[in-house]
Context: one part of a larger RNA
């Protein structure tokens, strides 16, 4: 792992609702007793419950077997009208009253089913606890008792003893001695530092080998004993107390509790949610509420849309010479304010600068500003639409599930930012299948009963891949690009198309060759010098087609080289600025690159017109199901209509297949019965039926009832392989 087999909502009691029965102002018997075909059953037991009258705390007091209208369904249809409403009228309590609460014109009790609720293991499986009682020191801690066993070397302490010194006390020195948690040590034994080797479904549930530590002591170890679970022992690591230890094992309370995490068994109709809101020792949980469902009552209207009509409303957006609050540069102004400077003995006065007021001009902004002000939203009334007696709106009762959501997009709050956090309106996934987006919950396109057959819609049409190597124009050279989002940014940019505008131009413009570019003059100063070119003043004249009191380079300072300016050849544009398209540059990431991929360049890139075509379960059609709902039957069958039925978790309801045993009825089997294999047929399915093999004896249909009824899951058990 896989197949077989076994595996989860059930009793009982009380209760609420709901379907049936059974008697009805009543209803049922509990226990028990008595017959008896003896758990079955037949008669019996009015104790006792609930109903039958409420209303008050309580004393107490005590009500409509109908008085008027209006009205569903019905029906003998301008009317009555069963239940049904609205008055009216009673009981009671509260109480001066008024007014108000509760109550009244009989329907309930019992039995059986089903659906919740509460208590019980309560749908199953699943702790770690805790408590009680036994049972363990053959493993380990530590104690007592009584035994064993520790080669060999080495160092050499006290003490004693000779000699020397010393006055003495003693001191050295040589020998003797033979201490010692001393040293070395694969004696023996005991330990376990390192390798973080090897092993790590092992030789081993703690090994192996190298290395290494202790080895006469707080040392090793044999036998006998002692200490027990909140207790022991512990040179102490919460270590050890039999592979079990931050409180040992077994077995009991015990099916402990889990608001936690897994699972929970056939099939199919209808409808179809929520992840919000209150509280909550509440936050993984619960309770009401909103939203889902199913029954009942009621009985005529409802109101998602669209316009209009009258009211609300301060958001976008604008505006601030309309308020407040910020704000940008100039001018002008003042019996104002303040520093500073000058003038003055001072009083004061003058000037810059700034503040602050006001006028003018110019430039800007506000969630907590508003002189204005939409869309839009929303109350109420109206019209259209739409809906509704096939019963809407509404009332009421069962029964849920859901209070971890999550994505787009419009508005917003927090944060640098986030596949970030927190609002809020809409849509969409959750609970939505098909197409397109390379793959891709939630992006586009599109809500899917079942089975043909066309059209399309996103998005596509060179090949992978159905469909154009489609047409007519441009642009793009950078493989941009071919990526709806999967980028690209301030900034630059004589790439390169288009548009505008302003100024020169055939009396000849740009630009380029060719010439010339002078005289007064070396202007004056000023300097060592200053000539066009250190620096300062001033920058005039003349000749001219034109040439500066010189725009750059140069010299010590002159020379030199250009430029401005003019002509001369050339011959059509030419030069600035501004807007716009496609590109370019900015432009960095880790194993080898990407448009999905080959690939594509007057495109298979990009705009702009157009035609074709392909492409989903969307739309159209043909046939069937099935719901709904007429007709129609006693009831089925049967017919009809459906553009405005048909996705669907979590839920609610409703209608079925199958297993198990029992009653009652009918059958089937040795001329082969369940089972088991294969096949064929019917049913949407749950399944049902029939052949042939195998098997050897029991089965099975209807119809009522029973239940320890349905397997893919639970690291589910148990067994095969």
């Nucleotide at each position: 792992g896989c197949c077989a087999g076994g595996g989860a909502g059930u009793g009982u009691a009380u209760u609420c609702a709901u379907g049936u029965g059974g008697c009805g102002a009543g209803u049922c018997u509990a226990a028990c007793c008595c017959g008896a075909g003896u758990a079955u059953c037949g008669g019996g037991g009015c104790a006792g419950g609930c109903a039958u009258a409420g209303g008050g705390a309580a004393a107490c007091c005590g009500a409509c077997a109908u008085g008027g209208c209006c009205g569903c369904a019905g029906u003998a249809u301008u009317a009555c009208g069963a239940g049904g409403g609205c008055c009216g009228c009673c009981g009671u309590c509260u109480u001066c009253a008024a007014g108000g609460g509760c109550g009244g014109g009989g329907a309930g009790c019992c039995g059986c089913g089903u659906g919740g609720a509460u208590a019980c293991g309560a749908c199953c499986c699943g702790a770690a606890u805790c408590c009680g009682g036994a049972c363990g020191a053959u493993c380990u801690a530590c104690u007592c008792c009584u035994g064993a066993g520790c080669a060999g070397g080495g160092c050499g302490a006290a003490g004693c003893g000779u000699g020397c010194c010393g006055a003495a006390a003693g001191g050295c020195a040589c020998g003797u001695g033979g201490a010692g948690g001393c040293c070395c040590g694969u004696u023996a034994g005991c330990g376990u530092u390192g390798g973080u080797g090897u092993c790590c479904u092992a030789c081993a549930a703690u090994a192996c080998c190298c290395u290494c530590g202790c080895g006469u002591g707080a040392g090793u170890u044999g036998g006998g004993a002692g200490u027990a679970g909140g207790g022991g022992u512990g040179a102490a690591a919460g270590g050890c107390c039999c592979a079990u230890c931050g409180a040992g094992u077994c077995c009991g309370g015990c099916a402990a509790c889990a608001g936690c995490u897994g699972g929970u068994u056939c099939c199919a109709a209808u409808c179809g949610a929520a992840a919000c809101a209150u509280g909550u020792c509440g936050a993984a949980g619960c309770a009401u509420g909103a939203c889902c469902u199913c029954u009942g009552c009621c009985g005529a209207g409802g109101u998602a849309g669209u316009u209009c009509g009258u009211g609300g409303g301060g958001u976008a957006g604008a505006g601030c010479g309309a308020c407040c609050g910020a704000u940008u540069g100039g001018g002008g102004u003042g019996c104002u304010c303040g520093c500073c400077u000058c003038c003055g003995a001072g009083a004061g006065g003058a000037g810059u600068c700034g503040a602050c007021g006001c006028c003018c001009c110019u430039g800007u902004c506000a969630a907590a500003c508003u002189c204005c002000a939409a869309a839009c939203c929303u109350a109420c009334g109206a019209a259209c639409g739409c809906u509704g007696u096939c019963g809407a709106c509404g009332c009421a009762g069962g029964g849920a599930g859901u209070c971890c959501g999550g994505u787009g997009u419009g508005c917003g709050g927090g944060g640098u930012a986030a596949g970030c956090c927190u609002g809020u309106g809409c849509a969409c996934c959750a609970g939505g299948a098909g197409g397109g987006a390379g793959a891709c919950a939630a992006c586009c396109c599109a809500g899917a009963g079942c089975u043909g057959g066309g059209u399309u819609a996103a998005g596509g049409u060179c090949c992978c891949c159905a469909a154009g190597u489609g047409u007519g124009g441009a642009c793009u050279a950078a493989g941009u690009g071919u990526g709806a989002u999967u980028u690209g940014a301030a900034g630059g940019u004589g790439g390169u198309c288009u548009c505008g505008a302003g100024c020169c131009c055939u009396a000849g413009a740009c630009a380029g060759c060719c010439g010339g570019g002078a005289g007064g003059u070396g202007a004056g100063c000023u300097u060592a010098g200053a000539a066009g070119c250190a620096g300062c003043u001033a920058c005039c004249c003349u000749c001219u087609a034109a040439g500066a009191a010189a725009a750059g380079c140069g010299u010590a300072a002159c020379a030199g080289c250009u430029u401005a300016c003019c002509g001369g050849c050339c011959g059509a544009g030419g030069u600035u600025c501004g807007a716009g398209g496609c590109g370019c540059c900015c432009a960095a990431a880790a194993u080898g690159a990407u448009c999905g991929g080959g690939a594509c360049u007057c495109a298979a890139g990009u705009c702009c017109a157009c035609c074709a075509c392909c492409g989903a379960g969307a739309c159209c059609u043909g046939g069937c199901c099935u719901c709904a709902c007429u007709c129609g039957u006693c009831a089925c069958a049967g017919a009809g209509u459906g553009a405005u039925a048909g996705a669907g978790u979590a839920g609610a309801u409703u209608g079925g297949c199958g297993c198990u045993c029992u009653g009652c009825g009918c059958g089937g089997g040795u001329g082969g019965a369940a089972g088991c294999a294969c096949g064929g047929c019917c049913g949407a399915g749950a399944g049902g039926u029939c052949g042939u093999g195998u098997g050897g004896a029991c089965c099975g249909c209807g119809u009522a009832g029973u239940g320890a009824c349905g397997a893919a899951a639970a690291u589910c058990c148990u067994g095969g392989c």
Predicted 3D model of a 721-nucleotide part of an RNA (large-subunit ribosomal RNA, domain II) from Haloarculaceae archaeon H-GB11. The full RNA is in RNAcentral, with records from ENA. The source organism's lineage runs through Archaea, Methanobacteriati, Methanobacteriota, Halobacteriales and Haloarculaceae. The coordinates come from a structure-prediction model, not an experiment, and the mean pLDDT is 85.